RNA sequence: CGAGUCGGCCGGGUGAUCGCUGCCAACAGCAGAGGAAAGUCCGGACUCCGCAGAGCAGAGUGGUGGGUAACGCCCACCCGGGGUGACCCGCGGGAAAGUGCCACAGAAAACAAACCGCCGCAAAUGGUAAGGGUGAAAAGGUGGUGUAAGAGACCACCAGCAGCCCAGGUGACUGGGUUGGCUUGGUAAACCCCACUCGGAGCAAGACCAAGAAGAACUUCGGUUCGCGGAUACCGCCAGAGCGUUGCUCGCGCGAGGUAUUCGGGUAGGUUGCACGCUGGUGCCCAAAGGUGCCAGUGAAGGCGUACGGUAACGUGUGUCGCAGAUGGAUGAUCACCUAUUACAGAAUCCGGCUUACAGGUCGGCUCGUCCA
Numbered sequence: 001c002g003a004g005u006c007g008g009c010c011g012g013g014u015g016a017u018c019g020c021u022g023c024c025a026a027c028a029g030c031a032g033a034g035g036a037a038a039g040u041c042c043g044g045a046c047u048c049c050g051c052a053g054a055g056c057a058g059a060g061u062g063g064u065g066g067g068u069a070a071c072g073c074c075c076a077c078c079c080g081g082g083g084u085g086a087c088c089c090g091c092g093g094g095a096a097a098g099u100g101c102c103a104c105a106g107a108a109a110a111c112a113a114a115c116c117g118c119c120g121c122a123a124a125u126g127g128u129a130a131g132g133g134u135g136a137a138a139a140g141g142u143g144g145u146g147u148a149a150g151a152g153a154c155c156a157c158c159a160g161c162a163g164c165c166c167a168g169g170u171g172a173c174u175g176g177g178u179u180g181g182c183u184u185g186g187u188a189a190a191c192c193c194c195a196c197u198c199g200g201a202g203c204a205a206g207a208c209c210a211a212g213a214a215g216a217a218c219u220u221c222g223g224u225u226c227g228c229g230g231a232u233a234c235c236g237c238c239a240g241a242g243c244g245u246u247g248c249u250c251g252c253g254c255g256a257g258g259u260a261u262u263c264g265g266g267u268a269g270g271u272u273g274c275a276c277g278c279u280g281g282u283g284c285c286c287a288a289a290g291g292u293g294c295c296a297g298u299g300a301a302g303g304c305g306u307a308c309g310g311u312a313a314c315g316u317g318u319g320u321c322g323c324a325g326a327u328g329g330a331u332g333a334u335c336a337c338c339u340a341u342u343a344c345a346g347a348a349u350c351c352g353g354c355u356u357a358c359a360g361g362u363c364g365g366c367u368c369g370u371c372c373a
Stems, first nucleotide, its partner, number of pairs: 001369010012338007020032004034344001038355002041353005046202004050252002053250004058198005063077005078092001079090004093193002098191002100187003115132002117128003140158006159183001161180008206272004215226004228264008242254002276299010302321008
C1' cells in the first nucleotide's frame, strides 16, 4: 500500500427569537425521546385470582462449566463443519427402546432385495452384493486366502462401533492400551424416550375518594350488556353451595350462599398505580383520596466515576448524582454560523435481553499478500 476479519463510539453543535409539557405561590428559573423509544419474541419486578401444594394432561428448554433477580440472554471452553489465516457457522440429548416416513430415479430405501453382469444347470430355475447403472443416501476400505462364481465366509493392516483399563481435565471431552461381535443407512423443527423448568391472567393489572337505591361500557339515542336493589323457581345451609380468569384428579384451607327467569330507578366526577422507592419533620395546594417543594435518615436489579478480584461474562467495596412523563396529547418552529433542509425512527407500568431498521462519520485490535529499509 492492497485485500480481509472482529469490535467500539457518534449519529448533529453553538447562539438568538417565538411557542409547548412538567415542577414551583410565581417567574425572565430548572428539566424535557432513542440507539434502537420499534417488533411485542423471551425473562423478571409489580398486581389480582383462597394455597401457588401434589399428580396427569399441556407448554418450553437441551454439549460442558460459569455469570445473572431471571432467561430461550451473556462469557469461557468442548465437539462437528467452513476458511491459507484473523475468524465464522451449528434449531449441538437419544436412531444398538418402539412406531412411522425416505419424493424422483432405481431391480431394491432396510427382519432386505437379483435389472444388467458373473457362475452352475439340458431345461425349469438356482447361487452371487465383488463389477455396472440409479439416487441426497445402496449395508466398511485395501490386499490376500477361498470358491463353480462370489461374499467378513476366513486372515492381515486400516477406519469405525461397543465394553473395560490407564493418563490428563471440575466437566463436555482428549490421548493411549486391550477385548469383542465382524460393520449396525438417514430422519426426533415425525410420534416417541430421557433430563430439567413452568399455576393463571395481566397496568384496560389493581387500589382509593366523593356521591349514592352504585354505577360502568357501547350506541343507529330507540336501547343492549355487565353491575346494583327487589320478586319467583330450583339447588344448598356442616352428610356442605361456592371458592384455581386453562382441562381433569387429589390434598390442605375458607365456610353460606349459588344458578335461572323477571321487575325497577336513573346517571355517566376525581385521585393513585406512574416516573428513583420508603420513613420522619416541615411549607404550600385540594372538599376528599391525594399532589408537590425543602431538610434529615435509609434502601436498591438505578446512572456515572474509581479501587480490588476474575481469562471473561460479572462481582465486591467506595465516592457522587437524581435523569422526560401525559386529557394516555408536550419534547417543536424560524434565522445565523459551522461542508450541516439529513438516515432509521419517536417514550405510555418499569427493568434485563434478543431480533429487526439505519444516510453518513469515526476509532481500535488482528490476519493474509506485495514492496521498501
Predicted 3D model of a 373-nucleotide RNA (Bacterial RNase P class A). The sequence was found by an Rfam model in a public genome assembly. Rfam family: Bacterial RNase P class A. Gene Ontology terms of the family: tRNA processing, dimeric ribonuclease P complex and ribonuclease P activity. By type it is a ribozyme. The prediction has a mean pLDDT of 76.